[in-house]
Molecule: Bacterial RNase P class A
Organism: Clostridiaceae bacterium
RNA sequence: UGAGUAAGCCAGAUGAUCGCGCAUACAAACCGAAAGGUUGUAUGUGAGGAAAGUCCGGGCUCCAUAGGGCAGGGUGCCGGGUAACUCCCGGUGAAGGCGACUUCAAGGAAAGUGCAACAGAAAUAUACCGCGUUACAGGCAAACAGAUUGUUUCCUGUAGCGUAAGGGUGGAAAGGUGAGGUAAGAGCUCACCAGCGGCAUGGCGACUUGCCGGUCUAUGUAAACCCCACCUGGAGCAACACCGCAAAAUGGGACAUAUAACGGUUGCCCGCCGGUCCCGAUAAGGUGGCUUGAGCUUUGCAGAAAUGUAAGGCCUAGAUAGAUGAUCAUCUAAUACAGAACCCGGCUUACAGACUUACUCAUACA
Numbered sequence: 001u002g003a004g005u006a007a008g009c010c011a012g013a014u015g016a017u018c019g020c021g022c023a024u025a026c027a028a029a030c031c032g033a034a035a036g037g038u039u040g041u042a043u044g045u046g047a048g049g050a051a052a053g054u055c056c057g058g059g060c061u062c063c064a065u066a067g068g069g070c071a072g073g074g075u076g077c078c079g080g081g082u083a084a085c086u087c088c089c090g091g092u093g094a095a096g097g098c099g100a101c102u103u104c105a106a107g108g109a110a111a112g113u114g115c116a117a118c119a120g121a122a123a124u125a126u127a128c129c130g131c132g133u134u135a136c137a138g139g140c141a142a143a144c145a146g147a148u149u150g151u152u153u154c155c156u157g158u159a160g161c162g163u164a165a166g167g168g169u170g171g172a173a174a175g176g177u178g179a180g181g182u183a184a185g186a187g188c189u190c191a192c193c194a195g196c197g198g199c200a201u202g203g204c205g206a207c208u209u210g211c212c213g214g215u216c217u218a219u220g221u222a223a224a225c226c227c228c229a230c231c232u233g234g235a236g237c238a239a240c241a242c243c244g245c246a247a248a249a250u251g252g253g254a255c256a257u258a259u260a261a262c263g264g265u266u267g268c269c270c271g272c273c274g275g276u277c278c279c280g281a282u283a284a285g286g287u288g289g290c291u292u293g294a295g296c297u298u299u300g301c302a303g304a305a306a307u308g309u310a311a312g313g314c315c316u317a318g319a320u321a322g323a324u325g326a327u328c329a330u331c332u333a334a335u336a337c338a339g340a341a342c343c344c345g346g347c348u349u350a351c352a353g354a355c356u357u358a359c360u361c362a363u364a365c366a
Stems, first nucleotide, its partner, number of pairs: 001362008010353001012331007020046007028039004048337001052348002055346005060236004067270004072232005077091005092106001093104004107227002112225002114221003128167002130163010141153005175193006194217001196213005202207001240288004251279005262274004295314008
């Protein structure tokens, strides 16, 4: 200097004029049958790092006084964190990368069942090609002997025996590489490595490191069914509560005073509870819930970290047909992705441009 990796932070700022929502204070008037609402002035305040996805986990409300089992569902290496989690931190193992680092649907195939297409001779077990050897038949190239043939080497074919090293097919073919050995080969023998088994070392643990073994070792798949371990009520702010208007055809029907029937508790069973259950009719509006939180932030201490703890500082949307917009000027790298609807902790996805810190690689100079 360039190219990368990991993390943090901003996501425009300032001024003026006009316009919106909320809170508090003050003042009076208006609307409405009521509950309650509307307007003015002043001060303060007003969309995100993802508000998106609705993928997880909860807080809160109700069922409801609310237990147990089964089914169903979820998670899946180890240790720690957290209100909790499929999340976060650290580690182990595996894969990728020169590396900083990144990713993992990471329990069990010796409980059982299933599947492995096509290709290939053969996929829970081999012999298509090939190699060696024996016998027979043929060839005539070479050599030897000999005389009209024979022997040896070589080539071709048939049949038998041996083989699983070489070749082909395939994701995978009786563990891999090398050497010796063999008629040719093979863990046949040896060395190293892998698998399996045993013993020891270090670690809380997942696991690691080392040694020994020998009659050499038959795959993969559980993101297939399944087995094992642990966890697990349901519905949801349109939850729920209150005020107030209105409410039929004399509203209709069923069971019962119990241990039964009926109903409730996601599904089933047990238990528990209850004066209820079924059909039908009316129901405009307003208020609460509604934002002080497992909150944000500074410093110290503990910890490898996530995080915890102590002492300070701050209050930062609550709309309900749905609020922050327009104009001008200056600065600037700066507009990309994109707008809360009960709240919070994560994950995932989208994203223009600027800045900061640490680390890796390459090149050059000293």